[in-house]
RNA sequence: GAUGAUAAAGGCAAACCUGUCGAAAGACAGGGGCGCAAAGCUAGAGGUCUAAGGCGUUUUAUGCUAUGAUAGCUCGGUUGCCGUUC
Numbered sequence: 001g002a003u004g005a006u007a008a009a010g011g012c013a014a015a016c017c018u019g020u021c022g023a024a025a026g027a028c029a030g031g032g033g034c035g036c037a038a039a040g041c042u043a044g045a046g047g048u049c050u051a052a053g054g055c056g057u058u059u060u061a062u063g064c065u066a067u068g069a070u071a072g073c074u075c076g077g078u079u080g081c082c083g084u085u086c
Stems, first nucleotide, its partner, number of pairs: 001085004011036002016031006034072001040078003044075003047070003053065005
């Protein structure tokens, strides 16, 4: 540098449940374990989710909108353990 078959030291933790926070999406903590070789970090690009506030319609409901969220959707950036191979 390439690679993730096997193995070891280990690591992370989906759904769901409980509690807290939040308008919501969702986040955090504990339990849990579907999976993950970057499921480490990063909202830069695209995607997706939400719509408090704002704007519009209108007449009480509804549409649009991220400045909110997602790194376990994809790409990019960045750091790194172990094995194999050169």
Molecule: c-di-GMP-I-GGC riboswitch aptamer
Organism: Firmicutes bacterium UBA5388